This is a predicted structure of a 98-nucleotide RNA (SAM riboswitch aptamer (S box leader)) from an Actinomycetota bacterium. The coordinates come from a structure-prediction model, not an experiment, and the mean pLDDT is 82.

[in-house]
RNA sequence: CAACCAUUCAGAGGAUCCGAGGGACCCGGCCCGACGACGAUCCGCCAACCUGGUGCCACCUCGUGGCGUCAAGGUGGCAACGCCGGGUGCGAUGGAGG
Numbered sequence: 001c002a003a004c005c006a007u008u009c010a011g012a013g014g015a016u017c018c019g020a021g022g023g024a025c026c027c028g029g030c031c032c033g034a035c036g037a038c039g040a041u042c043c044g045c046c047a048a049c050c051u052g053g054u055g056c057c058a059c060c061u062c063g064u065g066g067c068g069u070c071a072a073g074g075u076g077g078c079a080a081c082g083c084c085g086g087g088u089g090c091g092a093u094g095g096a097g098g
Stems, first nucleotide, its partner, number of pairs: 001098001004095005013043005021032003024088006044078003049074003052070008082090001
């Protein structure tokens, strides 16, 4: 980098700046937004997928696996199921390979 597989319904916001649209695109809905949305920055937070620590259990006792736990590190997220339905595409986390 391209393709493949699994998962994506829980949870979690303040400040400052900006200023009109935003929730991927099309169709149909439903929402958010001058009581400042979207976006950006800082700080904070959520979660527990991966790394790491740790407890218990099982086994073929090197170790592997399962169930918890911590939240230091890597990601991700913090309106609504990734907002909903149909279609298309993309993203995120992890996996196995090229």